[in-house]
RNA sequence: UGUUCGCGACAGGGGCGCCCCGGCAUGAGGCCGCGGGCUGAGACGCACCCUUGGAACCUGAACCGGGUCAUGCCGGCGGAGGAAGUCGCUGCGCGGGGCCU
Numbered sequence: 001u002g003u004u005c006g007c008g009a010c011a012g013g014g015g016c017g018c019c020c021c022g023g024c025a026u027g028a029g030g031c032c033g034c035g036g037g038c039u040g041a042g043a044c045g046c047a048c049c050c051u052u053g054g055a056a057c058c059u060g061a062a063c064c065g066g067g068u069c070a071u072g073c074c075g076g077c078g079g080a081g082g083a084a085g086u087c088g089c090u091g092c093g094c095g096g097g098g099c100c101u
Base pairs, nucleotide, nucleotide: 001095002094003093005091006089007088008087009086010085011051012050013049014048016045017038018037019036020035021033022032023031024030057082058081059080063076064075065074066073
């Protein structure tokens, strides 16, 4: 002196599904609920997650295999393509340069 990680501030990006019950409505679909259940960090909380060393999230996808009451629920897809940052702080680590010995 540079930098990963960590912490903080402000800013930005993102997802919100499936099944059951009740009510309204429909040919069917659908909508509502400080109702219940499943998975998960999160299924409407300014909560949770993520911000380029980016699997948060989107496209592929009404995808493929497995499994479930059901659902990206699990895995593949994925060494695919996209995707949103600046500043500051201290510590450990990892580099570069100068000087002295």
Molecule: TPP riboswitch aptamer (THI element)
Organism: Oceanicella sp. SM1341